[in-house]
RNA sequence: GCCCACAUAGCACAGGGGUAGUGCACACCCUUGGUAAGGGUGAGGUCGUGAGUUCAAGUCUCACUGUGGGCU
Numbered sequence: 001g002c003c004c005a006c007a008u009a010g011c012a013c014a015g016g017g018g019u020a021g022u023g024c025a026c027a028c029c030c031u032u033g034g035u036a037a038g039g040g041u042g043a044g045g046u047c048g049u050g051a052g053u054u055c056a057a058g059u060c061u062c063a064c065u066g067u068g069g070g071c072u
Stems, first nucleotide, its partner, number of pairs: 001071007010024004018055001026042005048064005
């Protein structure tokens, strides 16, 4: 230098045009003599950045940034 994949909650990841979700973690409650485990409820997101397409973009397109891998 060229090519590919990935970037979504504190962490690990789903979702591939029409309400942003799961597990763990966190807060409160139930249960216990107390803790752990278990159960219930809840908070937490400019979906990497900027543009484009569309009635509508986390999703499609382009550029950039970052991470990982491959080729030379």
Predicted 3D model of a 72-nucleotide RNA (transfer RNA) from a Bdellovibrionales bacterium.
The sequence was found in a public genome assembly.
Rfam family: tRNA. Rfam links the family to the GO term triplet codon-amino acid adaptor activity.